[in-house]
RNA sequence: CGCUUAUCAAGAAAGGCUGAGGGAUAUGGCCCUUUGACGCCUUGACAACCUGUCUUCGGCAAGCUCAGACUGACAAGUCUUUGCUGCUGACGAUAAGGUGCCAACUCCAGCCCGCGGAAUUGCGGGACAGAUAAGUC
Numbered sequence: 001c002g003c004u005u006a007u008c009a010a011g012a013a014a015g016g017c018u019g020a021g022g023g024a025u026a027u028g029g030c031c032c033u034u035u036g037a038c039g040c041c042u043u044g045a046c047a048a049c050c051u052g053u054c055u056u057c058g059g060c061a062a063g064c065u066c067a068g069a070c071u072g073a074c075a076a077g078u079c080u081u082u083g084c085u086g087c088u089g090a091c092g093a094u095a096a097g098g099u100g101c102c103a104a105c106u107c108c109a110g111c112c113c114g115c116g117g118a119a120u121u122g123c124g125g126g127a128c129a130g131a132u133a134a135g136u137c
Stems, first nucleotide, its partner, number of pairs: 002136007013043005021032003027109003044102001046100001049098002051095004056090005062085003067080005106129001111126006
């Protein structure tokens, strides 16, 4: 880079550097921006995908264990069962280690479909594209 899955209407900014464009994407719209945007750095937040811990409820059956039954020749074995540990699943809580993120719904539309409308329009669904996470060759 590609592929798979999930999510994308919530949330969260200060300082320093820089200095002209920026908001991924043809195009259109709209917006941010010399009252300094975008970007970079520092700090702080937000969120909770992965991760850790815990509660509850299950599942598995490995180890130990309480009790009972059976077989048996003392040995021992089999079955059921209690509890603990272990592994694992789900809901929830919590922490913030790995990421991410901190204008506007992924800023909106563009392509297809449905409904409404007189309308260049409104609403809803989908596709494409994109972002992020986790996994994978």

Predicted 3D model of a 137-nucleotide RNA (SAM riboswitch aptamer (S box leader)) from Flavisolibacter ginsenosidimutans.
Taxonomically the source falls in Flavisolibacter (Bacteria, Pseudomonadati, Chitinophagia, Chitinophagales).
The coordinates come from a structure-prediction model, not an experiment, and the mean pLDDT is 80.
The model forms 97% of the base pairs in the Rfam consensus.
The sequence is in RNAcentral, with records from Rfam.